RNA sequence: GCGCGGGAGAGUGCGAAGCGUCCGCUUCGCCGCCGAAGGCGCAACCGGCCCCCGGAAACGCUCAGGCUUCAGGGACCGCGC
Numbered sequence: 001g002c003g004c005g006g007g008a009g010a011g012u013g014c015g016a017a018g019c020g021u022c023c024g025c026u027u028c029g030c031c032g033c034c035g036a037a038g039g040c041g042c043a044a045c046c047g048g049c050c051c052c053c054g055g056a057a058a059c060g061c062u063c064a065g066g067c068u069u070c071a072g073g074g075a076c077c078g079c080g081c
Stems, first nucleotide, its partner, number of pairs: 001081006011031001013030007032067003038063001039061003045055004
């Protein structure tokens, strides 16, 4: 890296418009929220030629992403190659 399995968190939110046609879906806006793709860092920790430099987390920030079901995504863990 590939395949299989497991895999959390946060809105039953409000309003408008559209579609469908009987209460369901989509889009946009607003507020609130989540962190386990990614990204970033003021950063635990580690290293070095050591008061400088480098690496960097599941920590922090929430840009992105996500928060109704399904689906999808999903760090990480297990097994196999």
The RNA shown here (Glycine riboswitch aptamer) has 81 nucleotides and comes from a soil metagenome.
Its Rfam family is "Glycine riboswitch aptamer". Gene Ontology term of the family: glycine biosynthetic process.
The RNAcentral record of the sequence draws on MGnify.
The prediction has a mean pLDDT of 80.